[in-house]
The RNA shown here (Glycine riboswitch aptamer) has 108 nucleotides and comes from Aminivibrio pyruvatiphilus. The sequence is in RNAcentral, with records from Rfam. The source organism's lineage runs through Bacteria, Synergistota, Synergistia, Synergistales and Aminivibrio.
RNA sequence: AUGAACGCCGCAAGAGAGACUUUCCCGCACGAAGGAAAGCGCCGAAGGGGCAAGGCCGGCCGAACAGUGCCGGCGGAAACUCUCAGGCGAAAGGAUUGCGGCCGGACG
Numbered sequence: 001a002u003g004a005a006c007g008c009c010g011c012a013a014g015a016g017a018g019a020c021u022u023u024c025c026c027g028c029a030c031g032a033a034g035g036a037a038a039g040c041g042c043c044g045a046a047g048g049g050g051c052a053a054g055g056c057c058g059g060c061c062g063a064a065c066a067g068u069g070c071c072g073g074c075g076g077a078a079a080c081u082c083u084c085a086g087g088c089g090a091a092a093g094g095a096u097u098g099c100g101g102c103c104g105g106a107c108g
Base pairs, nucleotide, nucleotide: 006104007103008101009100010099011098012097013096018040020039021038022037023036024035025034026031041088042087043086047084048082049081050080055074056073057072058071059070060069061067
């Protein structure tokens, strides 16, 4: 089972932040969209790290299996936070969202 969450694939939408400085390579040649390195500045929406309460465990107080109790530990999400990674013309990428599929899940 008139097939869930979730995953995969396709289509559509999809933000932010550098026309910075220096140097090198390259070029029909001194260049504003060829490439690279370093520096400075910045962004958060690939990925990654951090944490709150509830919850769980242990200890303490206590007669108590009482407690808006106390202490410690475990655990713990995000578009919050960090900025390691990534990014700061366009393209690409892009969390996420919508639609679709003789797709997986799926027959137990």